Transfer RNA from Candidatus Portnoybacteria bacterium CG10_big_fil_rev_8_21_14_0_10_36_7, 74 nucleotides, folded computationally.
The organism belongs to Candidatus Portnoyibacteriota, within Bacteria.
[in-house]
This record gives sequence, structure tokens and C1' cells, in this order.
RNA sequence: GGGCCUAUAGUUUAAUGGUAGAAUGACUCGUUUGCAAUGAGUAGAUGGCAGUUCGAUUCUGCCUAGGUCCACCA
Repeated sequence: GGGCCUAUAGUUUAAUGGUAGAAUGACUCGUUUGCAAUGAGUAGAUGGCAGUUCGAUUCUGCCUAGGUCCACCA
């Protein structure tokens, strides 16, 4: 330098182009003398910029980061 793959909540992950869900973690409340456990609730996310579309996490291009293979140099 080139090919391919990946990027969603603090973490692990769903979502066939049509209101982004779950688990775990955090916080609040109940139960307890207290802790643990358990029940209920709250907050929290689509790597960035554009394009296509009535509508983009999804399709396309570029960039960024990571992984992998090839080539070159040594």
C1' cells in the first nucleotide's frame, strides 16, 4: 500500500427499511434489626460525515478505530 470482517447502554448482545429491546451492572423504593437474596421502578446506546429513500442500526460511498490475510522494505 491492497483485499476481507467488525463497530448498538459501563459490559455482553438482539432488531427482514417502519416507535432501538434484553441480560448484567448503576440508582430509587418495598420486604429485613441490618446485610445478602428477592420483587417493583428509574436513568442509560446505533463510531463520524455524506448519499439513496416518505422513512436508515439496516442499503451505498468516504473517513476513524480494531481484527485478519497478501504484497513491499528491512
It matches the Rfam family "tRNA". Rfam classes the family as a transfer RNA. The RNAcentral record of the sequence draws on ENA.